[in-house]
This is a predicted structure of a 72-nucleotide RNA (transfer RNA) from a Bacteroidota bacterium.
RNAcentral holds the sequence, with entries from ENA.
It matches the Rfam family "tRNA". Rfam classes the family as a transfer RNA.
RNAcentral records the identical sequence in 2 taxa.
NCBI's taxonomy places the organism under Bacteria, Pseudomonadati, Bacteroidota.
Model confidence (mean pLDDT): 84 of 100.

C1' cells in the first nucleotide's frame, strides 16, 4: 500500500431491518451468629465517529478512525 474479519454495557459476547439483550461483575434486599454460597430487585449503552438508503438501522451502502490476520 492492498485484501478479509472484527468494533454493542466494567468483561465476555448475542441480536443479521421492527421495545437494545444474557452472562460474569456492581448496587440493593432475603438468606444466615457471620461470611461465602444460592434467592429477588436495581443501575449501567450516542450500537468506535461522520454520512445516505428507508416509514423505521446495532443490522444495508460510502467515507474515515482502531484492533487481528494475510499478500506484496
Nucleotide at each position: 500500500u492492498c485484501g478479509g474479519c472484527c468494533g454493542u454495557a466494567g468483561c465476555u459476547c448475542a441480536a443479521g431491518g421492527g421495545u437494545u439483550g444474557a452472562g460474569c461483575g456492581c448496587u440493593c434486599c432475603g438468606c444466615u451468629c457471620a461470611u461465602a454460597a444460592c434467592g429477588g430487585a436495581g443501575a449501567g449503552g450516542u450500537u468506535g465517529c461522520g454520512g445516505g438508503u428507508u416509514c423505521g438501522a446495532a443490522u444495508c451502502c460510502c467515507g474515515c478512525c482502531g484492533g487481528c490476520c494475510g499478500a506484496a